[in-house]
Context: one part of a larger RNA
C1' cells in the first nucleotide's frame, strides 16, 4: 500500500458555503474513446514452464514448443460507461397562498431587584458562621419611609417547547433573513459530495477607547487545621459589559460527517393542510419516550439506525516519548496549525 475500521476499544474535520476533482434520472437517435471479439506485426536472448537428449546421476548445459498476461495497426460488435443531440418529470429549482418561531442586526423604551446619594423616623447595635472573629456602627449604622442617579441581568409564561448550519439564541418594540404546508402554473437534471480556499466560530486572553452596580481569577485579612498557599467568612484588582480590531480553541458530544433509496409497531408532543357522523381520524415537517426484527464485543441502536445498500470527503493503524522537538504557516503576545525520531515497554 491492501484489507479492516472509526458512539464507548486507535480513528468523524467545531460548521457551513464552495473550487479542482469524484459520482449522478426517465426515453429515443448517433458516434464508438472506455469494453469485447477475430487478423496482422512486434513483444532481443536469457530467466519462468513442458517435452526430447548431454555430462555414471543431480546441479548444469543443449534442443524444441509453449509463454511473454503487454503495445501498434486494422476490421467488426455496441449491452453497460463516456461525448453529442433530440424529448421527458419523479430529483432539483422558481412563482402563488397561507403560517410559524428565544433566527439575526441595530436604535428605542419599560418593570422588579441590587448598590450607591440626599432627606426623614428612629437607637443600640449590624453583619456573618458549624461555631466565631475579620468587617461596618454614637461622626448615628442595621431596620422603615420618599426621592434621585447608576450598571447589569430579563421573574412569572417556561416545557423531553421552539428557532438555527454549527457555536448559540428569552421584557416590549423597529429593519431583515430563513423554514414549513397546500394546490395548481413554470424551468427541465440545473444534483450530490467537496481536496485546496472561504466565511462563520462559547468562554477565556490580547491591543485601543469607554464604562464599571452585583459578582469576581490575583491579592490582603479572619476562621478551620499538625499544617491550610484551599474548602468557609470579610474585603477586593484584572475581567465579567459596550465599540472596533485580534485570537480560532472547548467533554465545539448525538464523544454517532454529508447526500438520497428501503425496512414491523406502540405513545406522546410542535407547525401547518384534508376528511368527517363532530366519538375520532389521515398526511407532510420537526422534537421526545418506549419496543421487534436486524445489527453490535456487550452496554445497546433500533425509520431522527449504530439495521440493508449506494457515491463523495474526514480520519486510525499497540502503550510510553508526544501533541513533544526541529522546520514551515499565522498570531502583538498567549500560542494556534503541521508534526516526527533516538530511546523504552
Nucleotide at each position: 500500500u491492501u484489507g479492516g475500521g472509526u458512539u464507548u476499544a486507535a480513528a468523524g474535520g467545531g460548521u457551513a458555503c464552495g473550487u479542482a476533482g469524484g459520482c449522478g434520472g426517465a426515453a429515443g437517435a448517433u458516434u464508438a474513446a472506455g469494453u469485447c471479439a477475430g487478423u496482422g506485426g512486434u513483444g532481443a536472448a536469457a530467466u519462468c514452464c513442458c517435452g526430447c537428449a548431454g555430462c555414471u546421476c543431480a546441479a548444469c548445459u543443449g534442443u524444441g514448443g509453449a509463454a511473454c498476461u503487454g503495445u501498434c495497426a486494422u476490421u467488426g460488435a455496441u449491452a453497460c460507461u463516456g461525448g453529442u443531440u433530440u424529448u421527458c418529470u419523479u430529483g432539483a429549482a422558481u412563482u402563488u397562498a397561507g403560517u410559524u418561531g428565544a433566527g439575526g442586526u441595530a436604535g428605542g423604551c419599560g418593570g422588579a431587584a441590587u448598590g450607591u446619594g440626599u432627606a426623614a423616623u428612629g437607637u443600640a447595635g449590624c453583619g456573618g458562621u458549624g461555631a466565631a472573629a475579620u468587617g461596618c456602627u454614637u461622626a448615628g449604622a442595621u431596620a422603615u419611609u420618599a426621592c434621585a442617579c447608576a450598571g447589569a441581568a430579563c421573574a412569572c409564561c417556561g416545557a423531553u417547547u421552539g428557532c438555527g448550519a454549527a457555536g448559540g439564541c428569552a421584557g416590549c418594540u423597529u429593519c431583515u433573513a430563513a423554514g414549513c404546508u397546500a394546490u395548481g402554473a413554470u424551468u427541465g437534471a440545473c444534483g450530490c459530495u467537496g481536496a485546496g480556499g472561504u466565511a462563520c466560530g462559547a468562554a477565556a486572553g490580547c491591543g485601543u477607547g469607554g464604562g464599571g452596580a452585583g459578582c469576581g481569577a490575583a491579592c490582603a485579612g479572619g476562621a478551620u487545621u499538625a499544617g491550610a498557599u484551599a474548602c468557609c467568612c470579610u474585603g477586593g484588582u484584572a475581567g465579567u459589559c459596550c465599540a472596533c480590531g485580534c485570537c480560532g480553541u472547548a467533554a465545539a458530544c448525538u464523544a454517532u460527517g454529508a447526500u438520497c433509496a428501503c425496512u414491523c409497531g406502540u405513545u406522546g408532543u410542535u407547525g401547518g393542510c384534508a376528511a368527517u357522523a363532530c366519538a375520532u381520524c389521515g398526511u407532510c415537517a420537526g422534537c421526545g419516550a418506549c419496543u421487534g426484527a436486524g445489527c453490535g464485543a456487550a452496554a445497546g441502536c433500533a425509520u431522527u439506525a449504530a439495521g440493508u445498500g449506494a457515491u463523495c470527503c474526514a480520519c486510525c493503524u499497540g502503550g510510553g516519548g508526544a501533541g513533544u522537538a526541529c522546520g514551515g504557516u499565522c498570531g502583538c503576545a498567549a500560542g494556534a496549525u503541521u508534526g516526527a525520531a533516538a530511546c523504552u515497554c
A computed fold for a 345-nucleotide part of an RNA from a metagenome, annotated as small-subunit ribosomal RNA, central domain. Rfam family: Bacterial small subunit ribosomal RNA. Its family is annotated with structural constituent of ribosome and ribosome in the Gene Ontology. Its mean pLDDT, the model's own confidence on a scale to 100, is 87.